[in-house]
Context: one part of a larger RNA
């Protein structure tokens, strides 16, 4: 100087407390361990691995296994020699890849030669083989925590200290005051995006107040740009004003004004460093290793196994509910190898059909919870839907291993969950549906969107994590 302490002081955080909803029990989905297996490819392992890499394993992917094949190789590219169809077409064999056979034909140029292709040879290719403890790059974490340093000066023999400590204050090393320090840098904040208000500009594909027409109905038509909205510009919030306290910084107020008030809400943004943290299987790369194989091609299988254990989710156990009928109200986003309307067929998944749309125009697109009316009356039930049988639909060469969905039948566990444990402070939790990426098809996951919409916070004694000062130390 650090680190540590079941030392002290001060402070903060959904850390506790106060609340709400869960997990842990059931069934299923998914990941992992283990076991099994010819193979169940590999990596990730306390927080910070375990719906993670994987924004989508039937083939492909695919790296694994079995079997069949190839050897300058699937792709790239150099040299030398040779050839001019060895490629195309056809036949046989075969699961395919491949192998064998038959047949015809290279291009430009007068030529030299060049191009193209093939064979052989040789340098080489290739490797998701090893090492993340040789590395780059990228990422996680402490932590959006308030810290981490430097120049000059001063102090100390020196390591080093001071500044950065102290008194206040703040979300903040934020600011003020003081001070052997005076300044500065990386962080904080602000500048950026979005959301909430207003104005201006613009008015179609959006909108419809006024006027007119018109319909079973509808901005449907003329017309208009006022409103909504769209999307560009600008304004607006700064403790600016008032009161109280204070030297100041600032704090408090049912204060005023205001759409918004003290960082308005949200996002992007992650200092010096820590964990030899993660990644050689995104990519790049040193070294090592393989080279008729640890490379390459193909078919089939596996990654989907199942006495078991754990994580993350979904659906429930019902009456604040289930079922039936009718009736409302969104937003984000996507669409030409695409989104697909009306109509018709089918109980339905879906089929048919073909209008429109390269989209504020058309489509996806009926939002659902909610509301109204009726049935159910506390039961393993009109709860719950697993499992299984049958019949189908769609995608796709192909749904057996191993897809999703529909209909009929079947109707398991489950009556609120031990010890323990998680999330959340407001348009949040909870609950309800909708969209997108990946994608032929496939989602209970991920990322977004809107609808309905709470309870509680006395407080900081305690648990956990962190910051500052101080103290002890047989630690470095």
């Nucleotide at each position: 100087u650090g680190a540590c302490g079941g030392g002290g002081g001060c402070c903060c955080g959904c850390a506790c407390a106060a609340g709400c909803a869960g997990u842990g029990g059931a069934g299923c989905a998914u990941g992992u361990g283990g076991u099994u297996u010819a193979a169940u490819u590999c990596g990730a392992u306390g927080c910070a691995a375990c719906g993670c890499g994987a924004a989508g394993a039937a083939c492909c992917u695919u790296a694994c296994c079995u079997a069949g094949g190839c050897u300058u190789g699937a792709a790239a590219a150099g040299c030398a020699a040779g050839c001019g169809a060895u490629a195309g077409a056809g036949u046989g064999u075969g699961a395919a890849a491949g192998c064998a056979c038959u047949u015809c034909u290279c291009c430009a140029g007068c030529a030299a030669u060049g191009g193209c292709g093939c064979u052989u040879g040789u340098a080489c290719a290739g490797g998701u083989g090893c090492u993340g403890c040789a590395u780059g790059g990228c990422u996680g974490u402490c932590g959006u925590c308030a810290g981490c340093u430097c120049g000059u000066g001063c102090c100390g023999u020196g390591a080093g200290g001071u500044g950065u400590u102290g008194g206040g204050u703040u979300a903040a090393g934020u600011c003020c005051c003081g001070c052997a320090a005076c300044g500065a840098g990386c962080g904080c904040a602000a500048c950026c995006c979005u959301u909430a208000c207003u104005a201006u500009u613009a008015g179609u594909u959006g909108c419809c107040a006024u006027c007119a027409g018109g319909u079973u109905a509808a901005g449907c038509u003329g017309g208009g740009c006022a409103c909504u909205c769209u999307a560009a510009u600008a304004g607006g919030a700064c403790u600016g004003c008032c009161u109280a306290c204070g030297c100041a910084a600032g704090u408090a107020g049912u204060g005023a004004g205001g759409a918004a008030g003290g960082u308005g809400g949200g996002g992007a943004u992650g200092a010096c460093g820590u964990c030899a943290a993660g990644u050689c299987c995104g990519c790049a790369u040193g070294g090592c290793c393989c080279u008729u194989a640890c490379g390459c091609c193909u078919a089939g299988g596996g990654c989907c196994a199942c006495a078991c254990a754990c994580g993350u989710g979904c659906u429930a156990c019902a009456a604040u509910g289930g079922c039936u009928a009718c009736u409302a109200c969104a937003g984000u986003a996507g669409g030409u190898u695409g989104c697909c309307a009306a109509g018709c067929c089918g109980c339905a998944a879906g089929g048919u059909g073909g209008a429109g749309c390269c989209a504020a125009u058309c489509c996806c697109c009926u939002a659902a919870a909610a509301g109204u009316a009726g049935c159910c009356u506390c039961a393993g039930u009109u709860c719950g839907g697993a499992u299984u049988g049958g019949a189908g639909u769609c995608u796709g060469c192909a749904a057996c291993u191993c897809g999703a969905c529909u209909c009929c039948a079947u109707g398991a566990a489950g009556u609120c969950g031990g010890a323990a444990u998680u999330g959340c402070u407001a348009g949040u939790a909870a609950u309800c549906g909708c969209g997108c990426a990946u994608c032929a098809g496939c989602u209970c996951g991920g990322c977004g969107c809107g609808g309905u919409g709470a309870a509680u916070a006395c407080g900081u004694u305690c648990c956990c994590g962190g910051g500052c000062c101080u103290u002890g130390u047989a630690c470095a």